The RNA shown here (SAM riboswitch aptamer (S box leader)) has 109 nucleotides and comes from a Cyclobacteriaceae bacterium.

[in-house]
RNA sequence: AACUUAUCAAGAAAGAUUGAGGGACUGGGCCCGAUGAUGUCUUAGCAACCUGUCCAACACAAAUAGGAUGUGGUGCUAAUUCCCACUGCGAAUGCAGGCUAGAUGAGUA
Numbered sequence: 001a002a003c004u005u006a007u008c009a010a011g012a013a014a015g016a017u018u019g020a021g022g023g024a025c026u027g028g029g030c031c032c033g034a035u036g037a038u039g040u041c042u043u044a045g046c047a048a049c050c051u052g053u054c055c056a057a058c059a060c061a062a063a064u065a066g067g068a069u070g071u072g073g074u075g076c077u078a079a080u081u082c083c084c085a086c087u088g089c090g091a092a093u094g095c096a097g098g099c100u101a102g103a104u105g106a107g108u109a
Stems, first nucleotide, its partner, number of pairs: 002108007013043005021032003026085004044077003049073002052069004081101001086097004
């Protein structure tokens, strides 16, 4: 890389360094950017997928659903995955729903 599965409207930034682009890809839009983008590093934080610990409904035990915590492993810290692209309705980038794609976790071989 491939396959399966869950989630994606919430949440959480400072410093050092770099130096012109960036917001995954294509098209369109919109936005961020020398008052410093992007990348890297440090520190801090968010979250609760896995893990650890604790609690735990049923008559009891064990275990589980579930809950708490935040030990460890990821992940994340502009804008809904920034918005649209397909379908339905519709005057509408309007509303609703989903597929594909993407991101992340867990698992499989």
About this RNA: Rfam family: SAM riboswitch aptamer (S box leader). Its family is annotated with regulation of gene expression in the Gene Ontology. The coordinates come from a structure-prediction model, not an experiment, and the mean pLDDT is 78. It was read from a public genome assembly, where an Rfam model found it.